[in-house]
RNA sequence: UCCGUUCGAUCCUGACGGAGAUCACUGCUAUCGGAUUAGGACUAAGUCAUGCAAGUUAAGGCGACUCGUUCGCCUGGCGAACUGCUCCGUAACGCGUAGAUAAUCUAACCUAAGGUACGGUAUACUCUCGGGAAACUGAGCACAAUCCCGUAUAGGUGCAUUGUUCUGGAAUGGCUUUGCACUCAAAGCUUCGGCGCCUAAGGAUGAGUCUGCGUCCGAUUAUGCUUGUUGGUGGUGUCAUGGACCACAAAGGCGACGAUUGGUACGGGCCAUGAGAGUGGUAGCCCGGAGAUGGCCACUGAGACAACGGGCCAGGCCCUAUGGGGUGCAGCAGGCGCGAAAACUGGCCAAUGCGCGAAAGCGUGAGCCGGCUAGUCCGAGUGAUAGCCCAUCGGCUAUCUUUUGUUAAGUGUACAAAGCUUGGCGAAUAAUGAGAGGGCAAGACUGGUGCCAGCCGCCGCGGUAAAACCAGCUCUUAGAGUGGUGAUCAUGUUUAUUUGGCUUAAAGUGUGCGUAGCAGGACAGCGUAAGUCCCCUGUGAAAUGCUGAGUCUUAAGCUCAGCGCGUGCCGGGGAUACUGUGCGUCUUGGGACCGGGAUAGGUGUAAUGUACGCGUUGGGUAGGGGUGAAAUCCGAUAAUCCAACGCGGACAACCGGUGGCGAAGGCGUUACACUGGAACGGGUCCGACUGUGAGGCACGAAAGCUAGGGUCGCGAGCCGGAUUAGAUACCCGGGUAGUCCUAUGCUGUAAACGAUGCUCACUAAGUGUUAGGUAAUGCAAGACAUUAUCUAGUGCCGAAGCGAAAGCGUUAAGUGAGCCGCCUGGGAAGUACGUUCGCAAGAAUGAAACUUAAAGGAAUUGGCGGGGGCCUACUACAAGAAGUGGAGCCUGCGGUUUAAUUGGACUCAACUCCGGGAAGCUCACCUGGGCCGUAACAUGGAUGAUUGUCCUGCUGAAGACACUGCUUGACGUGUUACUGGAGGUGCAUGGCCAUCGUCAGUUCGUGCCGUGAGGUGUCCUGUUAAGUCAGGCAACGAACGAGAUCCCUACCGCUAAUUGCCAGCGAGACCCCCGGGUCGUCGGGGACAUUAGCGGGACUGCUCGCGAAAAAGUGAGAGGAAGGAAGGGCCAACGGUAGGUCAGUAUGCCCCGAUAUGCCCAGGGCUACACGCGGGCUACAAUGGCUGGUACAGAGGGUUCCAACACCGAAAGGUGGCGGUAAUCUCCAAAACCAGUCUCAGUUGGGAUUGUGGGCUGUAACUCGCCCACAUGAACUUGGAAUUUCUAGUAAGCGCGCUUCAACAGAGCGCGCUGAAUACGUCCCUGGGCCUUGCACACACCGCCCGUCGCAGCACGCGAGACGGGUUCGCCAGAGGCUGCGGAGUCAUACCGCAUUCGAUGGUAAGCUCGUUGAGCAGGCUGAAGUCGUAACAAGGUAGCCGUAGGGGAACCUGCGGCUG
Repeated sequence: UCCGUUCGAUCCUGACGGAGAUCACUGCUAUCGGAUUAGGACUAAGUCAUGCAAGUUAAGGCGACUCGUUCGCCUGGCGAACUGCUCCGUAACGCGUAGAUAAUCUAACCUAAGGUACGGUAUACUCUCGGGAAACUGAGCACAAUCCCGUAUAGGUGCAUUGUUCUGGAAUGGCUUUGCACUCAAAGCUUCGGCGCCUAAGGAUGAGUCUGCGUCCGAUUAUGCUUGUUGGUGGUGUCAUGGACCACAAAGGCGACGAUUGGUACGGGCCAUGAGAGUGGUAGCCCGGAGAUGGCCACUGAGACAACGGGCCAGGCCCUAUGGGGUGCAGCAGGCGCGAAAACUGGCCAAUGCGCGAAAGCGUGAGCCGGCUAGUCCGAGUGAUAGCCCAUCGGCUAUCUUUUGUUAAGUGUACAAAGCUUGGCGAAUAAUGAGAGGGCAAGACUGGUGCCAGCCGCCGCGGUAAAACCAGCUCUUAGAGUGGUGAUCAUGUUUAUUUGGCUUAAAGUGUGCGUAGCAGGACAGCGUAAGUCCCCUGUGAAAUGCUGAGUCUUAAGCUCAGCGCGUGCCGGGGAUACUGUGCGUCUUGGGACCGGGAUAGGUGUAAUGUACGCGUUGGGUAGGGGUGAAAUCCGAUAAUCCAACGCGGACAACCGGUGGCGAAGGCGUUACACUGGAACGGGUCCGACUGUGAGGCACGAAAGCUAGGGUCGCGAGCCGGAUUAGAUACCCGGGUAGUCCUAUGCUGUAAACGAUGCUCACUAAGUGUUAGGUAAUGCAAGACAUUAUCUAGUGCCGAAGCGAAAGCGUUAAGUGAGCCGCCUGGGAAGUACGUUCGCAAGAAUGAAACUUAAAGGAAUUGGCGGGGGCCUACUACAAGAAGUGGAGCCUGCGGUUUAAUUGGACUCAACUCCGGGAAGCUCACCUGGGCCGUAACAUGGAUGAUUGUCCUGCUGAAGACACUGCUUGACGUGUUACUGGAGGUGCAUGGCCAUCGUCAGUUCGUGCCGUGAGGUGUCCUGUUAAGUCAGGCAACGAACGAGAUCCCUACCGCUAAUUGCCAGCGAGACCCCCGGGUCGUCGGGGACAUUAGCGGGACUGCUCGCGAAAAAGUGAGAGGAAGGAAGGGCCAACGGUAGGUCAGUAUGCCCCGAUAUGCCCAGGGCUACACGCGGGCUACAAUGGCUGGUACAGAGGGUUCCAACACCGAAAGGUGGCGGUAAUCUCCAAAACCAGUCUCAGUUGGGAUUGUGGGCUGUAACUCGCCCACAUGAACUUGGAAUUUCUAGUAAGCGCGCUUCAACAGAGCGCGCUGAAUACGUCCCUGGGCCUUGCACACACCGCCCGUCGCAGCACGCGAGACGGGUUCGCCAGAGGCUGCGGAGUCAUACCGCAUUCGAUGGUAAGCUCGUUGAGCAGGCUGAAGUCGUAACAAGGUAGCCGUAGGGGAACCUGCGGCUG
């Protein structure tokens, strides 16, 4: 001092979580020491076996012996009321603090004074005799005291009386004189030193009682509590005051400043935490209190009633012979139980204290000492240095050191242990816990797992590449510890005094009046001194805290001193500014008065108006009404419609206005009456009379309720008609409550809103409007109007300022003051229970369990809308053309089938797509069979791999190695490695592609605006195909896209001339009517055409209109081959679609891997066929079919090829084959045109299907190719809903070529030939772009999301009741004790009896309250891929919401009034 978490991102609000400290338990781990006001406090103040925890003693008596300062028993004295333990109860004079005691006592102790005289009677132990199970106890004889009793004196008490220069704030006190009455002390022992005893006084100590102030939560505990209650008089009782108790009379006392009651709790010093204020705790230590098995009671005593280790009674428990007894660990140990949770049945009185004692001493589980425990705090250690190996950790060796360890002696201690001192040995005996995704220090390590197992405080991780799980390694952190769980504080300015808020985030009561309370104008007024301030006395225990010093080696600790704390209280003295208070004065706050105006302010009475409905009459005839379209409905008994008259109730057009009035709700025809308030002007009166306002009182829309009226229209519910999948709705036709009035009825709520409490003061402008005043001007004047200005209201816009922002801004959400109300994460829930109110409906008050990490506000960028505006496109419409969808066939896909029918692609953007051509191959599939142990790569190798053999050298001998000759002739080595895989993952990838989309968009730098996300630029206007261009503008520039550049086509020019062309010239050949024609064939030529190189040309350049008068541009025109992008193509931004592809290739990981998912072979399959869909072909015919004749392209291909031409064949084709490696040769046109025929029919249309016979390719043509001929001759007569393409050389028609290719083209890609119709628009459908708007969407509308029902779980509420606890009241019985009286007795106790009161306990009857449980019922929350709808978010498809009422499976619907969120 912050950090994580709401969002796509942002700011805010807000909660949850993390980091710190402390306490307890717990996991893992552990060497040692010191200190300790650490250790059954938390739960069971549960229950306890056993031992110990309070005795002692020159007062006396007795007994025993070992004859003592001995031991034992008894009587007596003192102590046992201390110490120690615990925290149940207690919300209280219990505690704290300050006081009072003039209302009191005090044993032992201290001081100083006096006294200690004379007598008497019992009794314990002992002894004798008994009873009883036991505990214990009875009778009798005798005896002592510091036991007990009597007398005397001192003394005391009461009454009366004398004095007092006593104390004090105050005599009721003290002291003192005298009298009377009553009462009344003593104890001895002795060693002769003393120790005791009695009385009175004082002190000290300790205690009792009383008082002021302070001291937890709940009002779902308040018209409340109280009868000894409140006070009085007189008594009783006590040490003492007092209703403490009693009698009598009185009727008081307490309470919103919280009585009473319920819950919880010992209080404080202190402790934890915190900067502090606080908050929480308070067991251990100290002080105080309370308690001693739950309850009650007194006795003894200086002191107890509440006696821890005393007593009585009764409950509980135990023993019992049933007669009766015993017992109390919340003392120290210890046991059981309870629990997450806590030690030894130790030693000693040596020290410190205490009791007794003259003392020695005795006793002491107080205490000291030890044992146990990782409770806490503090301290120490687990080694150091060098060399070598290795150089990355680390290891080895040597040396050093010796805390700790071990060992010896001394010292130490009550005894020990520890410790201390001096030596020896010896690096030995000593490191773990948690974590490593973020927060948060530390891994982009490896393996396993695969939304499993698991982790996780929070966010979150895990679905096959996990930095988050489980492990390994490495690292971080703390370290004899370290993590977890629970609790507290801090963090939290997250209860805000310090220090918060309330328009929209949670939060202003619906509005006013007003009580208590709180706050309050002026005077440098006069007093007072309560608050306030200053000084002082006393007190506020010690410990704790801080500082300093000392002492343990240091530290913790301990000791001493000072300071502080205790924030305070009592008392004394002073100050008087402010507040209070008393007195006085004032006028500006407030109120009163006067004047003329304004007003839907309220109430009542009377009247008016149109419309509407009904009735009557007249006119009039077939429809009316209603809707998106209809129907229900009305109408021949005459409707609707028109006119007149009458009746009825409700309402109040225009004026009418961010106009007026009112506290709010609310108020609107006119007149009158009564009545409230405000403003303006005057400045006459009062003189602070004020502000706010808990409770309280009053008013309070609509709906609703009660009783009685009224009822035209409208209209919940209801009934019909539609709509719809349904339609309990929206729409339509009817229509009941209600809407209206009365009851001075009830209810008391709304989005009762400005979502903004009331009052006062201060703080820039501008501009409207309403009311009143003043001035000026206009007008002869008034009225009126205009302008300026002053008040008061009501709006808009805005400075500063504020605000999270939106926004507010003299009508504040600004700056200040006063008072009130309200808020504290979301949900459960404005619910439950309780209470109050209400006729009811309901209203007011108002939780918890449980659940959840967010919910929320404002703004931003997108996306979306059955929102808006502008613009745009033949994969949009319109206008058209041709189709598809129907038929047959082809082809692809699905489905089905199959041994297999391999696989991928599924809206546009899969489906003649991959596949650019499945008979084998392809091939991935199926059936059957088989093969493969190195085949790939690197390196060496015909300049010789490898094998065999011989010789030699090296050696003691061999191996290994080296060398020579001969032989062999392709493999050797790496290599027990792998290769391979059309096996998986396109959601691990590269690359490529599709698509949005040739759509006009996408960004950057600097500057500026905003807290920020972001915005601006990129917007606006005009324009464009275009973010194209121009003008404006806090923007100025720039980049990628668009455009331009490039290619093809269209025009022209120049150049060139082979294989192209050929006019003119010459030649040749052929034809012919002899003049011409044909053939580029030849010589040549370049005029034309063509080819292919280079150039030109088009730029809104020119004219006119429009455009703002300018520009961009646009329309028209001129010229031109071409005109506004000339027509096509290539090219396509930032990005999106986890789009497609691992089966083109590449590639990570995973898998198969010799019985293969590798490789090969044969056959089959991909070609199946009830069916569905897509894309095509051919048709249905006469704009045609058939037969015959005849004409014209472009582009492209060609040597395993194209093939002229000739011959054979009816044809497919066959045989031979010129030419061609190509502007040379060749493949090579059809529709059209001419003529004939057919004549509207399932045909001479159509050409499916099938049969037969041929041909071609190929190893192979059955499954399963193509072609020819003959025969056969199906559906089909123009196609439902729906739907496709196209805007000019386009559609449509026609054919040609190429690709793939042995063969196979109904496909794809190209090419030309013939050649239209329509539009020159629009945004209606589909889609896109820009701007804007709404949003609860951001996985972005294929979004989000509501409720019922069904299933499972959880907690709560109700519930016939049942059980238990607490408490109150009435009644009955009533132990025991105190007190009183009596009897008995020589006296006094004891004893016996009676009585009053109190009264434990038990019983009974009832109330209140709390808890447990309960069949069933209700709602809530959570879960998951359930069911039904689609209510909300966009105009959410009927705008939504609030209140109320009715209805409905459900969300909801409808009526009435309100709000804009």
The RNA shown here (small-subunit ribosomal RNA) has 1461 nucleotides and comes from a marine sediment metagenome.
RNAcentral holds the sequence, with entries from SILVA.
Its mean pLDDT, the model's own confidence on a scale to 100, is 82.